[in-house]
c-di-AMP riboswitch aptamer (ydaO/yuaA leader) from a Thermoleophilaceae bacterium, 159 nucleotides, folded computationally. The prediction has a mean pLDDT of 75. The sequence was found by an Rfam model in a public genome assembly.
RNA sequence: AACGUCGAACUGCCGAGUCUCCGCCGUCCCGGCGGCGGGGAGCGGGGGACCCAAUGGCGGCCGUCCAGGCCGCGGGGGCGAAUCGCGGCGCCUGGUCGCGUAGCGCACUUUCCGGCGCGAGCCCGUCAGCUCACCUCGUAGGCGCUUGGAAGGGGAACG
Numbered sequence: 001a002a003c004g005u006c007g008a009a010c011u012g013c014c015g016a017g018u019c020u021c022c023g024c025c026g027u028c029c030c031g032g033c034g035g036c037g038g039g040g041a042g043c044g045g046g047g048g049a050c051c052c053a054a055u056g057g058c059g060g061c062c063g064u065c066c067a068g069g070c071c072g073c074g075g076g077g078g079c080g081a082a083u084c085g086c087g088g089c090g091c092c093u094g095g096u097c098g099c100g101u102a103g104c105g106c107a108c109u110u111u112c113c114g115g116c117g118c119g120a121g122c123c124c125g126u127c128a129g130c131u132c133a134c135c136u137c138g139u140a141g142g143c144g145c146u147u148g149g150a151a152g153g154g155g156a157a158c159g
Base pairs, nucleotide, nucleotide: 011144012143013142014141018041019040020039021038022037023036024035025034026033027032042139043138044137045136046135047134052129057073058072059071060070061069062068075127076124077123078122079121084100085099086098087097088096089095103118104117105116106115108153110151111150112149113148
């Protein structure tokens, strides 16, 4: 000097996940700090009328038959961008790998041309369409640090 790793500051990103007040406890006291609990605002989600939409599948039994009823199986739904398809290996069931794809994210915003990434996971429990009033829940977690070029717009400072 280069490369790699760790940490910090500035400054950002995904996401609803931000701001503020009160009480109790700990620290000798006040204050500060930390922990726990509760409230408000803001933001986000679920349930929930008329109208509108919709009028569930298979098997068995009852019913003379029909209408219909009962039982069992199979379902159905929510948050989120995270759906759908093809192929390989494996396989009682289960799983795993790869290639795509609806859709989503990337330093003011939009557009054009490029580039990089995600395309998961969790929950309800046979039940929920939309939906005024109304009821109710959440307010986490994780990551980066040169953020390309052109045009347009916005803001600030100075005169």